[in-house]
Molecule: transfer RNA
Organism: Sphingomonas arenae
RNA sequence: GCGCCCGUAGCUCAGUUGGAUAGAGCACAUGCCUUCUAAGCUUGUGGUCGCAGGUUCGAAUCCUGCCGGGCGCG
Numbered sequence: 001g002c003g004c005c006c007g008u009a010g011c012u013c014a015g016u017u018g019g020a021u022a023g024a025g026c027a028c029a030u031g032c033c034u035u036c037u038a039a040g041c042u043u044g045u046g047g048u049c050g051c052a053g054g055u056u057c058g059a060a061u062c063c064u065g066c067c068g069g070g071c072g073c074g
């Protein structure tokens, strides 16, 4: 330099058929329970969907460029 894959919550990931308010588990916070802690239960917080642009009535999803990571080739 070229090709392929990946980037979504603090962490691990789902969602890619373009359409409902963007989700799950863990974690964190609050409360219940308990003598206390843990466990369990309740409620809640947390996202510019890597960045920018384009297509579209509508984009996490399609297209282009860039950034970062991984693998391969030279």
Base pairs, nucleotide, nucleotide: 001073002072003071004070005069006068007067010026011025012024013023019057028044029043031041032040050066051065052064053063054062